[in-house]
RNA sequence: GCGUCCAUACGGCAAACCCGGCGAAAGCCGGCGGCGCAAAGCUACAGGGGCUACGGUCGAAGACCAUGCCAGCCAGCUGCCAGA
Numbered sequence: 001g002c003g004u005c006c007a008u009a010c011g012g013c014a015a016a017c018c019c020g021g022c023g024a025a026a027g028c029c030g031g032c033g034g035c036g037c038a039a040a041g042c043u044a045c046a047g048g049g050g051c052u053a054c055g056g057u058c059g060a061a062g063a064c065c066a067u068g069c070c071a072g073c074c075a076g077c078u079g080c081c082a083g084a
Base pairs, nucleotide, nucleotide: 004084005083012037013036018031019030020029021028022027035072041077042076043075047074048073049070050069051068055065056064057063058062
């Protein structure tokens, strides 16, 4: 130096609920909160998967479609402390 593995947290992030805002919705932002997280850091037309359907297509009901989202589903990339 590279690879693998275990532990720790001065400190870091922050699920649900509730409140305010944006949005058609999914969802996002802020507050509160703390379920959890050792990558819960980054990446969403250009790996897979999932959610939603304003609008559109076909339509009897209804079904389908991302151009909208999810990185706290997997994946990819990057990386901190102490040790073996």
Predicted 3D model of an 84-nucleotide RNA (c-di-GMP-I riboswitch aptamer).
Of the family's consensus pairs, 95% are formed in the model.
The sequence was found by an Rfam model in a public genome assembly.
Its mean pLDDT, the model's own confidence on a scale to 100, is 80.